[in-house]
Context: one part of a larger RNA
């Protein structure tokens, strides 16, 4: 000085506690182990691996596997040699000192190329975690022989080492905090392709139109929140409680933001890179498989078991974001998936029908008008190409499942659960992922205990 205790104090967190709602039972998706297998490429390992690299494996990708090929190679620099069949058609390029040069193709031959081979325990770069925990050091003084302390520890306070007293300590740095983005009120310009109160026209209707800028809103600027004001408790601070005013109150909500550090954590397969190995191959092209396999376990999720509920008709309200390789309206065909192409380069047309919701029928506890796996037939769409292996659609089929042992997971406010919707990638393939509104709850008495973390103090430990 640290690290430890089933030692002590004091403090905190969805840590327990109260509460919701699942997971572990069931069918399927999706990942992992194991087993196969010619291959099932490869990496990720306890939180912090397992819907993880993968924002998307039919060919491609692809790194594995077969079989068939090349060897200065697919692509890249250098240097050397000027050899450069044949026909046709069109042209004299750039620079010159008029010698030629550069530049460009081609071939041979050579230095080299090439490796998704290895080593994340040789490393840059980025990343996770402990953690948005409140902590971690410096200078200079003091003390101590020394390691070091001391300041940073005490009283109080705070979400914070946050700020106030005290103080052999005075100060300062990295971190907190503020600054940046967005959200919640308000004002000010601006006024199309948004918007429509008042005025006019017009149609079946519909801001359509003539016009307006008030309102919504769109987007640039400001305003507004400081414990500023009152009380009140405190130590005459600090700061805590309560009030007023207020759109907002004590970090308003949310994000971005990650000290000194710790796992020799991950990554040599993003990339860059030391050292090893490979050079008719561990390189390179290319065909077909494979990564999709399947006694079996696991991890994350989707659907459900119903009636707060499934159908079946009417009918209302979003928000973000996409769209020329595109997104596609009316309209005819068709049960459907599809067909077809006016407009748009989009506040302009356009995917675009929100969905739980509400109004009303129906079914009445059944393996059911629940539930939807399986499997048969018959289609569309992508795309050379749906066999291995895609998606969707319509008709039959109608399984397991009647809420799931020990165990275990998240969530404290527009949040849990629910209900739609959209984008990335992307020919075509989401129950995955990132983002968007919609309706919207219950609990918290407390900190004894599990868990992790802070701070002070013991110690037989190093």
């Nucleotide at each position: 000085u640290g690290a430890c205790g089933g030692g002590g104090g004091c403090c905190c967190g969805c840590a327990c506690a109260a509460g919701c709602g699942g997971u572990g039972g069931a069918g399927c998706a999706u990942g992992u182990g194991g087993u196969u297998u010619a291959a099932u490429u490869c990496g990720a390992a306890g939180c912090a691996a397992c819907g993880c690299g993968a924002a998307g494996a039919a060919c491609c990708u692809u790194a594995c596997c077969u079989a068939c090929u090349c060897u200065u190679g697919a692509a890249a620099u250098c240097a050397g040699a000027c050899a450069u069949a044949g026909c046709u058609u069109g042209g004299u390029g750039c620079c010159u000192u008029c010698g030629g040069g550069a530049a460009c193709a081609c071939u041979g031959a050579g230095a080299c190329a090439g490796g998704u081979g290895c080593u994340g325990c040789a490393u840059g770069g980025c990343u996770g975690u402990c953690g948005u925990c409140a902590g971690c050091u410096c200078g200079u003084g003091u003390c101590g022989u020394g390691a070091g302390a001391u300041g940073u520890u005490g009283g109080g306070u705070u979400a914070a080492g946050u700020c106030c007293c005290g103080u052999a300590a005075c100060g300062a740095g990295c971190g907190c905090a503020a600054c940046c983005c967005u959200u919640g009120u308000c004002c000010u310009u601006a006024g199309u392709u948004g918007c429509c109160a008042g005025c006019g026209a017009g149609u079946a209707a519909u801001g359509u139109c003539g016009g307006g800028g008030a309102c919504u809103c769109u987007a640039a600027g400001g305003a507004g929140a400081c414990u500023g004001c009152c009380g009140g408790u405190g130590a005459c601070a600090a700061a805590c409680c309560g009030g007023a005013g207020g759109a907002a109150g004590g970090u308003g909500g949310g994000g971005a933001c990650g000290a000194c550090g710790u796992c020799a954590a991950g990554u040599c397969a993003u990339c860059a890179u030391g050292g090893c190995c490979c050079u008719u191959a561990c390189g390179c092209c290319c065909u077909g498989g494979g990564c999709u396999a399947c006694a079996c376990a696991c991890g994350u999720g989707c659907u459900a078991c119903a009636a707060u509920g499934g159908u079946c008709a009417g009918u209302a309200c979003a928000g973000a974001g996409g769209g020329c390789c595109g997104c596609a309206a009316a309209a005819c065909c068709g049960c459907g998936a599809g067909u077809g192409g006016a407009g748009c380069u989009a506040a302009u047309c356009u995917g675009a029908g929100a969905a739980a919701g509400c109004c009303g029928g129906u079914c009445g506890u059944a393996g059911u008008c629940c539930g939807g796996a399986u499997u048969g037939g018959a289609g569309u769409c992508u795309g050379c190409a749906a066999c291995u292996c895609g998606a969707c659609u319509c008709c039959a089929u109608g399984a397991a499942g009647u809420c799931g042992g020990a165990a275990u997971c998240g969530c404290u406010a527009g949040u849990a659960a629910u209900c739609g919707u959209g984008a990335a990638u992307c020919a075509g393939a989401a129950u995955g992922u990132c983002a968007c509104g919609g309706u919207g709850a219950a609990u918290a008495c407390g900190u004894u205990c599990c868990c992790g973390g802070g701070c002070c103090u013991g110690c037989a430990c190093a």
Molecule: small-subunit ribosomal RNA, 3' major domain
Organism: uncultured prokaryote